[in-house]
Context: one part of a larger RNA
RNA sequence: GGAUGAACGCUAGCGGCAGGCUUAACACAUGCAAGUCGAGGGGUAUGCUUCUUCGGGAGCAGAGACCGGCGCACGGGUGCGUAACGCGUAUGCAAUCUGCCUUUUACAGGGGGAUAGCCCAGAGAAAUUUGGAUUAAUACCCCAUGGUAUUAUAGGGUGGCAUCACCUUAUAAUUAAAGUCACAACGGUAAAAGAUGAGCAUGCGUCCCAUUAGCUUGUUGGUAGGGUAACGGCCUACCAAGGCUACGAUGGGUAGGGGUCCUGAGAGGGAGAUCCCCCACACUGGUACUGAGACACGGACCAGACUCCUACGGGAGGCAGCAGUGAGGAAUAUUGGUCAAUGGGCGCAAGCCUGAACCAGCCAUGCCGCGUGCAGGAUGACGGUCCUAUGGAUUGUAAACUGCUUUUGUACGGGAAGAAACACUCCUACGUGUAGGAGCUUGACGGUACCGUAAGAAUAAGGAUCGGCUAACUCCGUGCCAGCAGCCGCGGUAAUACGGAGGAUCCAAGCGUUAUCC
Repeated sequence: GGAUGAACGCUAGCGGCAGGCUUAACACAUGCAAGUCGAGGGGUAUGCUUCUUCGGGAGCAGAGACCGGCGCACGGGUGCGUAACGCGUAUGCAAUCUGCCUUUUACAGGGGGAUAGCCCAGAGAAAUUUGGAUUAAUACCCCAUGGUAUUAUAGGGUGGCAUCACCUUAUAAUUAAAGUCACAACGGUAAAAGAUGAGCAUGCGUCCCAUUAGCUUGUUGGUAGGGUAACGGCCUACCAAGGCUACGAUGGGUAGGGGUCCUGAGAGGGAGAUCCCCCACACUGGUACUGAGACACGGACCAGACUCCUACGGGAGGCAGCAGUGAGGAAUAUUGGUCAAUGGGCGCAAGCCUGAACCAGCCAUGCCGCGUGCAGGAUGACGGUCCUAUGGAUUGUAAACUGCUUUUGUACGGGAAGAAACACUCCUACGUGUAGGAGCUUGACGGUACCGUAAGAAUAAGGAUCGGCUAACUCCGUGCCAGCAGCCGCGGUAAUACGGAGGAUCCAAGCGUUAUCC
């Protein structure tokens, strides 16, 4: 000198764009953050209409809850752990899986038993729960059919990268499906391919300590088996005795990694906030279930600590989601608005949900921009300060005064882009559901940005420094005192170094100090 997620002191007019718990992965009151589908199913409360013998009956609409499907594995948060194939980069899988999506081919025949809900009867303070009767489905089960599916046996061909891979023939066995609605549309099953996502393996790179020198028994390898989507000591049994290490094993400490960011001419050095990718975690530890995908932040079970409720028998909870509270700290924001746009989930769609997102609020935390007037004006006014003191110098064109302008602010008026779609109506093409066109609809921000008009210099400057380094000097006070200080150092009676004043210098809505990095 540059830089910062900064803090502190003094000061403060505005706007745009960004950023905002670096500390206690400390504890959390309250609200919200994941639902959706009636075009899968049964179906009620309730409402309306109508009839009525006033008990009720019929029709239409129809929540909430329940069964079922898809989603909840995304999105959002945090950096505890991890020195590791975790990450980065480059390869490989002849050792793998992949819901939704796209393409292609083929198929969907017949039957059955339940169970939620509803109803009845209970238990319990509650959370919750028991028994009985009855009922549906795109829930569940059985049979049939079936293939380039799977398995077994027997062959043939081609190729390669060791194990082998691919193509193909025959025989045998095993495994599918679901309807809604009847206009259409959406779905279902099997197989193949693609795309996307994931899993696994490997080469190289990836902090400090040798005042850590030896480490290892599923350890290293083999055989057989189990397990997995898949290879593998991943696991088990048996066999062998191996494997790593001064090119740093093992142990200890520290730490999420990268793209990037800061600095520097570069080489390097330092950092890993915001944004993006990957990883890990979800009160602490463990476990699996469901599922295409989890060993699952707002799922389950067990154990533990903590908090809460209790009728003492027993129960409930997990903000490292968004706000917010306490605590810690030098220190870090609103218990806001909207789904209008973008995106996501479900749905044929309308639509519903979305603290993702988009916006608004707070903070000079940073960067950038603008303003606080401009021109003229010398009796160089008054006042202040200084001096060689009847006079000069300086503050200083500064002020007064004259003219001008109105950024900004104030008042009033107008007023966006962001919106194109979906749906609906109409038209056109191909030919019955796609594509294109026209019309129509939708804005949280926001009466915001922006534009115009009016009056009026009106609403707006401070901070640090002035001995040298280092730009900028005099007077007074003090008298090794009070104090200053980054280093050298200054102060003991004329202090340009302390305190005040005048003046000056440098930056400027900021200026200094502290901390850290180069």
Molecule: small-subunit ribosomal RNA, 5' domain
Organism: Flavobacterium notoginsengisoli